[in-house]
Molecule: Lysine riboswitch aptamer
Organism: sheep gut metagenome
RNA sequence: UGAUAGAGGCGCGGAAAAAAUCAGUAGCUCUUCCUUUCAGGCGGCGGGGACCGCGGAGAGCGAAAGGGUUUUCCGCCGAAGGGUAUCCGCCUUCCCGGACGGAUAUGCCUGGGCCGCAGGAGAACAUCCGGCGGACUGUCGCUCCUUUUCAGGGGCGGAGAGCUGUCAG
Numbered sequence: 001u002g003a004u005a006g007a008g009g010c011g012c013g014g015a016a017a018a019a020a021u022c023a024g025u026a027g028c029u030c031u032u033c034c035u036u037u038c039a040g041g042c043g044g045c046g047g048g049g050a051c052c053g054c055g056g057a058g059a060g061c062g063a064a065a066g067g068g069u070u071u072u073c074c075g076c077c078g079a080a081g082g083g084u085a086u087c088c089g090c091c092u093u094c095c096c097g098g099a100c101g102g103a104u105a106u107g108c109c110u111g112g113g114c115c116g117c118a119g120g121a122g123a124a125c126a127u128c129c130g131g132c133g134g135a136c137u138g139u140c141g142c143u144c145c146u147u148u149u150c151a152g153g154g155g156c157g158g159a160g161a162g163c164u165g166u167c168a169g
Base pairs, nucleotide, nucleotide: 001168002167003166004165005164006163009077011076012075013074014073015072016071017070018069027061028060029059030058031057032056033055041054042053043052044051045097046096047095048094049093050092080110081109082108083106084105085104086103087102088101089100091098111137112136114134115133116132117131119129120128121127139158140157141156142155143154144153145152146151
């Protein structure tokens, strides 16, 4: 240097099924009251133009998607998650912007999980995302101590483009 195989642990991601949550919500039907929605009002993510639509109360019926939990199976240890760029979809339509979902590219950031703080997404106190902080943990380096060796412990620091084993040059 190359090939190959591994380790970190509430370890990472995917698929399916079941039950819950979403929610007695959206919506539909009936009854009743109001009604001009003509300019002006309100609404359809934000701004401008256009277009379309529209209220209250009661009764009955009554979802779904996304997200999460559990179980089983699958792929794995930059597993994976973000950021950025381009394209596509979606939110009535045109322009500008934005959120969300997807595809591709990118060694730009992150060793790993956990807890806390404020923020974003979300129906949500669930969960996810990044930022900051904290201790813990794995790994290597430097250093000190213990120890017959093996090895163990303390302190400081770095990053996975790393670390360890085997083989080859």